[in-house]
Molecule: small-subunit ribosomal RNA
Organism: metagenome
RNA sequence: AGAGUUUGAUCCUGGCUCAGAACGAACGCUGGCGGCGUGGAUUAGGCAUGCAAGUCGAACGGAACUUCUAGCUUUUUCGGAAGUUUAGUGGCGAAAGGGUGAGUAACACGUGGGUUACCUGCCCUAGGGUUCGGGAUAACCUGUCGAAAGACGGGCUAAUACCGGAUACGUCCUGCACUUUUCGAAGUGCAGGGGAAAGAUGGGGAUCCGUAAGGACCUAUCUCCCUUGGAGGGGCCCGCGGCCUAUCAGCUAGUUGGUGAGGUAAUGGCUCACCAAGGCUAAGACGGGUAGCUGGUCUGAGAGGAUGGUCAGCCACACUGGAACUGGGACACUGUCCAGACACCUACGGGUGGCUGCAGUCGAGAAUCUUUCGCAAUGGGGGAAACCCUGACGACGCGACGCCGCGUGGAGGAUGACGGCCUUCGGGUUGUAAACUCCUGUCAGCUGGGAGGAAUGGAUGGUCAACUAAUACUUGAUCAUCGUGACAGUACCAGCAGAGGAAGCCACGGCUAACUCUGUGCCAGCAGCCGCGGUAAUACAGAGGUGGCAAGCGUUGUUCGGAUUUAUUGGGCGUAAAGGGUCCGUAGGUGGCCUGGAAAGUCGGAUGUGAAAUCCCACAGCUUAACUGUGGAACUGCAUUCGAAACUUCUAGGCUCGAGUGUGAGAGGGGCAAAGGGAAUUCCCGGUGUAAGAGUGAAAUCUGUAUAGAUCGGGAGGAACACCAGUCGCGUAGGCGCUUUGCUGGCUCACUACUGACACUGAGGGGCGAAAGCCAGGGGAGCAAACGGGAUUAGAUACCCCGGUAGUCCUGGCCGUAAACGAUGGACACUAGGUGUCGGGAGGGUUAAACCUUUCGGUGCCGCAGCUCACGCAUUAAGUGUCCCGCCUGGGGAGUACGGUCGCAAGGCUGAAACUCAAAGGAAUUGACGGGGACCCGCACAAACGGUGGAGCAUGUGGUUCAAUACGACAUACGCGUGGAACCUUACCCAGACUUGACAUGUACUAGCAAUCCCUAUGAAAGUAGGGACCCCUCGCAAGAGGCUGGUACACAGGUGUUGCAUGGCUGUCGUCAGCUCGUGUCGUGAGAUGUUGGGUUAAGUCCCGCAACGAGCGCAACCCCUAUUCUUAGUUGCUAACGCCGACUUCGGUCGGUGCGCACUCUAGGGAGACCGCCGCUGAUAAGGCGGAGGAAGGUGGGGAUGACGUCAAGUCAGUACGGCCCUUACGUCUGGGGCUACACACGUGCUACAAUGGCCGGUACAAUAGGUUGCAACACCGCGAGGUGGAGCUAAUCCUUAAAGCCGGUCCCAGUUCGGAUUGCAGGCUGCAACUCGCCUGCAUGAAGCUGGAAUCGUUAGUAACCUCGUAUCAGCCACGACGAGGUGAAUACGUUCCCGGGUCUUGUACACACCGCCCGUCAAGUCACCGAAGUAGGUUGUACCCGAAGUAGUUCCGUCUAACCGCAAGGAGGACGUCUGCGAAGGUAUGAUCUGUAACGGGGACUAAGUCGGAACAGGGUA
Repeated sequence: AGAGUUUGAUCCUGGCUCAGAACGAACGCUGGCGGCGUGGAUUAGGCAUGCAAGUCGAACGGAACUUCUAGCUUUUUCGGAAGUUUAGUGGCGAAAGGGUGAGUAACACGUGGGUUACCUGCCCUAGGGUUCGGGAUAACCUGUCGAAAGACGGGCUAAUACCGGAUACGUCCUGCACUUUUCGAAGUGCAGGGGAAAGAUGGGGAUCCGUAAGGACCUAUCUCCCUUGGAGGGGCCCGCGGCCUAUCAGCUAGUUGGUGAGGUAAUGGCUCACCAAGGCUAAGACGGGUAGCUGGUCUGAGAGGAUGGUCAGCCACACUGGAACUGGGACACUGUCCAGACACCUACGGGUGGCUGCAGUCGAGAAUCUUUCGCAAUGGGGGAAACCCUGACGACGCGACGCCGCGUGGAGGAUGACGGCCUUCGGGUUGUAAACUCCUGUCAGCUGGGAGGAAUGGAUGGUCAACUAAUACUUGAUCAUCGUGACAGUACCAGCAGAGGAAGCCACGGCUAACUCUGUGCCAGCAGCCGCGGUAAUACAGAGGUGGCAAGCGUUGUUCGGAUUUAUUGGGCGUAAAGGGUCCGUAGGUGGCCUGGAAAGUCGGAUGUGAAAUCCCACAGCUUAACUGUGGAACUGCAUUCGAAACUUCUAGGCUCGAGUGUGAGAGGGGCAAAGGGAAUUCCCGGUGUAAGAGUGAAAUCUGUAUAGAUCGGGAGGAACACCAGUCGCGUAGGCGCUUUGCUGGCUCACUACUGACACUGAGGGGCGAAAGCCAGGGGAGCAAACGGGAUUAGAUACCCCGGUAGUCCUGGCCGUAAACGAUGGACACUAGGUGUCGGGAGGGUUAAACCUUUCGGUGCCGCAGCUCACGCAUUAAGUGUCCCGCCUGGGGAGUACGGUCGCAAGGCUGAAACUCAAAGGAAUUGACGGGGACCCGCACAAACGGUGGAGCAUGUGGUUCAAUACGACAUACGCGUGGAACCUUACCCAGACUUGACAUGUACUAGCAAUCCCUAUGAAAGUAGGGACCCCUCGCAAGAGGCUGGUACACAGGUGUUGCAUGGCUGUCGUCAGCUCGUGUCGUGAGAUGUUGGGUUAAGUCCCGCAACGAGCGCAACCCCUAUUCUUAGUUGCUAACGCCGACUUCGGUCGGUGCGCACUCUAGGGAGACCGCCGCUGAUAAGGCGGAGGAAGGUGGGGAUGACGUCAAGUCAGUACGGCCCUUACGUCUGGGGCUACACACGUGCUACAAUGGCCGGUACAAUAGGUUGCAACACCGCGAGGUGGAGCUAAUCCUUAAAGCCGGUCCCAGUUCGGAUUGCAGGCUGCAACUCGCCUGCAUGAAGCUGGAAUCGUUAGUAACCUCGUAUCAGCCACGACGAGGUGAAUACGUUCCCGGGUCUUGUACACACCGCCCGUCAAGUCACCGAAGUAGGUUGUACCCGAAGUAGUUCCGUCUAACCGCAAGGAGGACGUCUGCGAAGGUAUGAUCUGUAACGGGGACUAAGUCGGAACAGGGUA
């Protein structure tokens, strides 16, 4: 610090997700030790048991016990002294400590102040005092009631308990005077008044008392009373600060203030009486929800965000609600009273209780510990002290809950062992890892030693000091001795033994470090996001290996971060989410120039505070660290005070440039009202006139013989205003268009007279606001929702047509919304230009214009800088700045629900959530596509010729059948693989056999009888069983080795089994279409573009020109082959013109045959030439090229062939071969016999033969080329009607073998199912072959089917082509060949042209497509799941108001009820008090009626999601009606 994810790819926007850190955690797997921390977050739910607050005898009287004892005494007993224990009275404490976070949005907390408005026990300090009396009462004794808890009565007694009197340095109250004063008050003085106290212990010995003890007295200490000051603690008040919600907008009667009174420690409506009518609120009152606050903690670069467990400060609470008492302090956790709920005891009458103290228990929960030890330390309470108490605290225990530390060994050790895993079978890896050798000794174990935490305090004995009359006592200091440890024999140290007891978890597709095998087969499963899994899964499961962390590792949850994804730092709003429809304007925010002053903001200094702990730094202590200690820094804050005056602010004064006013001109479809006008449509009346009109793609409904439409004339009525008209004008926007008049708003220009900042924006608020719609009344020509009809269609509730009502129009009133758009809020300033146009001014110019220069205001286009993701914007900004307002924060749900508000309604405004998805989007790019456009090409159409589709047959395919009808191929398959299925082929079926195999290699053993050949039995054969013949070669003396062959065994062979979607290779197709790319450069953020587009041209990305491109490659063309002309070379097997010779015939001209010479010609096959728009003319741009012509055998790539770019179709082929994986191995291999691939209701493709006279048949007759031939072609001859047979010349081939047919000549048939056609069938033969039954070909005779030119549709062909005619070859024993591939012969017709069909190319345009239109995608219905809304009702929570009842308590009232020690009084009695009565307030409870929140509900509603449901086809292309 970033990364993944929207796309074919790109940039942006934007969400989702991940990597980090943290936790009082929980869960899964695992688990050695120690230190330090930490541990009921849920039910503030209920609690058994034990403990958690007592102490003081030096405050008091008793009681019990122990010891001692003078005296009386026999003992008991009585008495005394010392001590121990203590219930009670009394004092102090119990308000601390400890727990929890329910409540609380509050002066509760934090921070800083105020208190002249206050209190303060114990402690410290200072001053003064401590006097004289009195009456009771617990305990105790006794009686009564009660189950108990407890209660009541009678009788004694004490005090530091209680009461009265005296005194009063201060103090308090009142009054007066003076001083000071911040006018609140304070100080000083005087006078008057009120108000105190308690003793205890130690010691002493002069005086007094006393029988003694002792007391008075003196002294010391403690306590007590009054007062001063302090310290520490507390109360009250105030400024500021910190949650959500406006779908809570108004709240408030003690409410706000005053006066007086009461109350309090104290201010105050805190309370009461009276008076006034105030107080709070958009800077958020009131209401609702949530929550203890803080120091801090976590995170973050910070700003922030989240949080408040442990520790520390504050607050609140103590079963729930209420209340007071005591006290210095409480409205009191382990006090009191009352009410309520709950639980327990009970003798049923009545009582008792409060773990949110420490342990512990139940419950609920994912989840949180020991019913331990000790007061040794620290601290607290009491006490003079010793001491006592202390679940505070110190310790132990439990939990990997966290942090930190340590260990599970170290070194050496390679033929790199075994095993595992992988493998290309060579090896690699686990891996120096192990074994093995040598060591070490942490932790754990055992044995032994053994700190520190301990200092006090106390006792005894010394010394010194203070106090004192005192060397007593007491106190203090100091020395010595005695003695105190829960943890715990712990930390630590030493010794012993021995590598021994101690490693797991997660991950390994990308993000993200780490890869293979096996299993599985969209199953099982994984998953944080993207996504994996449908037979080769690095993603599932297991294994091996690897990576990471490590006594832990993962998962889940939560917080911050990343997220600049709420943006103060630090975002946006033309098209991604987002500018309010528009104007006016309130609050608010912001605001021109100059001068003086103030000092609120601002800046600086100082002071106080900002608790400690934490964080940071330094040092130090535990072996280290965690942890802890000491010191520093920091705590960014608040307050006070002293300064500064630039800026903002405030205040005083001024200015004119912002703004406004004035004067003079001007343009306008600005608004409102009234009047007027013509054209057109429709209707009505009349004339002329006749059969149609209207409408459409075509029609029909419709109108018309009752006279339409057409045409002429007249009339009625309503609405709208052609041309002018213009990216022209006006208006804030909506909007405004015939003419005239009236009323009226705004704007612009010129002048610069006036005011003097009067300004900008604008939350709320108000006005205006298209169309449609609503209410009332008019009006209604045309148009036209709804509706009716006709068409179209599969349907057509549409598009088209014929009609037609609301409405459209007017008046008045509502509605308040639009793609109300420039999808662009308003104002001001600044920042290159160019060119139009509208309105005005100035200058020049003109007779007037036009025109030129310039300026102000509007409105357009182009364009620089700049901005922008891009598109684009660009002085009319989307640039650069300032101010103000509105709005946005992923898509869907949804502008929906609920609530509120407005509206007559329709509906508007405001406006969520649950749930769901990983995207939804913007711009641009490349393709593809379009029932978009432009250009071009092709037997693509058109023109022409001939076919197919109908018949029969052949052949292939589908289907069906079958034991099997082998497999593949389906647009680009179908006379295709197969260029030869009777056996073989053969892969299929049936049957019979073989198992190292039909075939290859190797090893071991064995035999060599070599190899090889023959025979027998059985059998369909293969095979099985057996017999015989033969008796190996090389080296070597031999043993033996090697070769070769058979057998046995093992490795292995073999597989036309599977996967062409694992592959190679080859092939088809688009397409012989003209395209496909690259390098460098340039442009673009980028995908990409440019080049390759453009203007011409071409068969062609062919060439030329232009151009930010310049070049290049694969394709095109050419080079290659055949063919057309010619030359040359060569001349046998080819040729034979001329010539010679021989023979035959002769019409005597010659002809034919043979042969020689010859190579002239033909031909053969080598090499050349030739054609290049080269020449001429025209055209074109002076080009490329085109057109025409000449010459030429050939003319514009001459004709044909070979040649197939980048790629597409997961196209075809695992059955040609090759090859990965999988599968079979006495079978899915191999051999054999037979069968099948040849079946046959049917359908399709490709062909042949025909349907006839341009023909059939018969006879005669002419002319080829290619190609093949020795297990072969085969002549002549003979036999046969023929197929063929016999026989074999010649030929290893320009030598031999092979009749071309159509054609031509002649004859016949005479339009018919024929002398057409030949299928089918019978008989007889021939040939091949081991074998023609299934299942061959051919021949002869006989038979003589369909068929008379073929529906819709469809194919080929542009010249030596189509059409027609034969010939050859491969395969092959033969052949189902009518096929395929070649060869020659005869030899046409037509092309106006590119509108249309098909295919293709280039450019352009739109796109929501990219699996690319066979695309994408919408809605209803049907099914399932989920959440939500409404709802008659129903159940609960919270709360308001009114009233009723009214506990405890408190205040008052009452001493006309009852009782009454202290004071007064001689007494009677009084004063005072207590209880009781009554009144006010008052919790819980009750009644009534509201509000609000939540649950549930018949039924209703839409929504979301869910591989393959239904119906349509709305959107995306002009999406087929934009």